[in-house]
Notes
Small-subunit ribosomal RNA, 5' domain from an uncultured prokaryote, 540 nucleotides, folded computationally.

Context: one part of a larger RNA
């Protein structure tokens, strides 16, 4: 001298943009943070109102809604946290002929004919509650069989290639697939048969197959803290042969065989620790650190399991153990290291906000529903930047304070006082960008039997903003409301009086204080920074 997720002591006027539990991965009361889809399926309310009534009630409307349920895609993504890990964890370069991948993108042959059930609901049964269970009733893009088989897998073969569990041709065989929804058109032909409905036709979405991006595993080279007052570790240990297992390789398991592997270039063991871009700091070398913001790991009350699914061994799924807390009829339920709060812990860290209008996700044919991801307000000088607090005159150098050689000096153009100005706060009034699409309508092109329907452009025409009447802009008024904080012996810019008397007290370090203290405390004056100034405390 720079810097900090800072903290504390005194002060404090606007704004802009970050930042903000560093500590108890402690312990949680309420709310909300994951749902969607009726264009995949069956069912199906009610209040309320209108209308008739024999007044008892009916029917239409609400309404195919609304709360369930079956199925379907998401819940594995986004959020939070660094407890654990000294590892192939991570960061950099490769293998993968040892692999799998839903949605998406391009390509392809097909979606034929059945079948038995199940919730839902309905009628019991026990339960205090979560829940459970017996009978019947039904759907389906739920579930199951058959048929088909260009491609694909598997099996024996055959031929090229080759980086050998690869890839390209080719032969026999054997197992293996679906699903229907919508929305238009046409009744000439087939069935019913009034307009017309089914068959058909078209189109769009779905299912089936292979491929490609994307992602994801998984294996190696190189790198990654500190201690020898830790010198020896290892028995599924090294290796291999069979087997099992996995999408895949592997002692990853498991049998049998062999005796092996590692280690002063530091093995094991014990501390400490999330890694990485980066961040600070230095002229570089280095050295410090890993808040915020990005990337990858980890992990989700504490331990362990598997389940389903393309993805998990799964924060807001499941089983089991366990502590803790809650209801209890003794059998249940819960899990803020999401977002906002709460207690406690500590020098220390924030509101139980608004909105999906942008941007993104999820689910949907769409319209839209959800989204505490996000966008935005709140709060706090935490911190960087930016502006203010007034400007020009104005000496007989007023009064007043201080000082004093009593002559004056300083405070000092500093105030008064003239004349201006009009930032920011104030007050009135006008007011944004962030918005484009999506929708409707014409017209073009594409599709197709088709001027239906669908999708594509282009033109128009309406809606949509949480921030927010905020940004800004114009006007009014009037120097009004805005300046404090350290230090003044040397280091080290800045000096004097008084009061104390080794006493009160100061100090970063020499030291200062014992009767004239420029080093204590007060005053005047001075210096330094400035809406902050000091101090701790950490790094360089």
């Nucleotide at each position: 001298g720079a810097a900090u997720g800072a903290a504390c002591g005194c002060u404090g006027g606007c704004g802009g943009c970050g930042u903000g539990c560093c500590u108890u991965a402690c312990a949680c009361a309420u709310g909300c943070a994951a749902g969607u889809c009726g264009a995949g399926c069956g069912a199906g309310a009610a209040a309320g109102u209108g209308a008739c009534u024999u007044c008892g009630g009916u029917c239409a409307c609400g309404a195919g809604u609304a709360c369930a349920g079956c199925g379907g895609c998401g819940g594995a993504c986004g959020g939070g946290u660094g407890a654990g890990u000294a590892a192939c964890a991570c960061g950099u370069g490769g293998g993968u002929a040892a692999u799998c991948u839903g949605c998406c993108u391009a390509g392809g042959a097909g979606c034929g004919g059945g079948g038995g059930a199940u919730a839902a609901c309905u009628c019991g049964g026990g339960g205090a509650a979560a829940a459970c269970u017996g009978g019947g009733c039904u759907a389906a893009u739920a579930c199951c069989g058959c048929a088909u088989a260009a491609g694909g897998u598997c099996a024996c073969g055959g031929g090229g290639u080759c980086u050998c569990g690869g890839c390209c041709c080719u032969g026999u065989g054997a197992a293996g697939a679906a699903a229907g929804c919508u929305a238009g058109c046409c009744c000439u032909c087939u069935g019913c048969u009034u307009u017309g409905c089914a068959a058909g036709c078209u189109a769009g979405c779905g299912c089936c197959c292979c491929a490609g991006a994307g992602g994801a595993g998984u294996c190696c080279g190189c790198g990654u803290u500190u201690g020898a007052u830790u010198a020896g570790c290892u028995a599924g240990u090294u290796g291999g042969u069979g087997g099992g297992g996995u999408a895949a390789u592997g002692g990853c398991c498991u049998a049998c065989c062999a005796a092996g592997g590692c280690g002063a270039c530091g093995a094991u063991c014990a501390a400490u620790a999330g890694c990485c871009g980066g961040c600070c700091u230095g002229a570089g070398a280095g050295g410090g650190u890993g808040a915020a913001c990005g990337g990858c790991c980890a992990c989700a009350c504490u331990g362990g399991a598997a389940c389903u699914g393309a993805g998990a061994c799964a924060c807001g799924g499941u089983c089991c153990a366990g502590a803790c807390u809650c209801c209890u009829a003794c059998g249940g339920a819960g899990g803020c290291a999401g977002c906002a709060g709460u207690g406690g812990g500590g020098a220390a860290u924030a509101u139980u906000g608004g909105a999906c209008a942008a941007u993104g996700g999820g689910c949907g044919a769409a319209a839209g529903c959800c989204u505490g991801a996000u966008c935005c307000a709140g709060c706090a000088a935490c911190g960087c930047c930016g502006c203010g607090u007034g400007g020009a005159g104005g000496a007989u150098g007023a009064a007043g304070g201080c000082c004093u050689u009593c002559g004056g000096g300083u405070u000092g153009u500093a105030a008064a006082c003239u004349c201006c100005u009009g930032u920011c706060a104030g007050g009135u009034g006008g007011g944004a960008c962030g918005a484009a699409a999506c929708g409707g309508c014409u017209u073009c092109g594409g599709u197709u039997a088709a001027u239906a329907c669908c999708c594509g452009g282009a033109g128009u025409c309406a809606c949509u903003g949480a921030c927010g009447g905020u940004a800004c802009c114009a006007c009014c008024a009037g120097a009004g409301g805005a300046a404090g904080c350290c230090c003044c012996g040397g280091c080290u810019a800045a000096c004097u009086c008084c009061g104390u008397g080794c006493c009160a007290g100061c100090a970063g370090c020499c030291g200062c204080g014992g009767u004239a203290a420029u080093a204590c405390g007060g005053a005047g004056g001075g210096g330094g920074c400035a809406a902050g100034c000091g101090u701790u405390a950490u790094u360089c």
Its mean pLDDT, the model's own confidence on a scale to 100, is 83. It matches the Rfam family "Bacterial small subunit ribosomal RNA". Its family is annotated with structural constituent of ribosome and ribosome in the Gene Ontology.